Predicted 3D model of a 73-nucleotide RNA (transfer RNA) from a Pseudomonadota bacterium. Its mean pLDDT, the model's own confidence on a scale to 100, is 81.
């Protein structure tokens, strides 16, 4: 340099056009306990990498950019 894949919560990921964007783990609070752990309940936490476009409507489709990974040279 070229091709392909990926980028969504603190971490690992789901969601492939249509209510309010979700799960597990983690975090906070409460219940339980003499206490801790486990368990149960509730809660906080997101400019869906950026910019632009298509569409009535975009995390999702398209273009460009940025970052990471793999392969080729």
């Nucleotide at each position: 340099g070229c091709a392909c894949g990926c980028g969504u919560a603190g971490c690992u990921c789901a969601g492939u056009g249509g209510u309010u964007a979700g799960a597990g783990c983690g975090c906070u609070u409460g219940a339980c306990u003499c206490a801790c752990a486990u368990u149960c309940a509730a809660g906080a936490g997101g400019u869906c990498c950026c910019u632009g476009g298509u569409c009535c409507g975009a995390a999702u489709c398209c273009a460009g950019g940025c970052g990471c990974g793999u392969g080729c040279a």
Description:
The RNAcentral record of the sequence draws on ENA. Its Rfam family is "tRNA". It is annotated as a transfer RNA.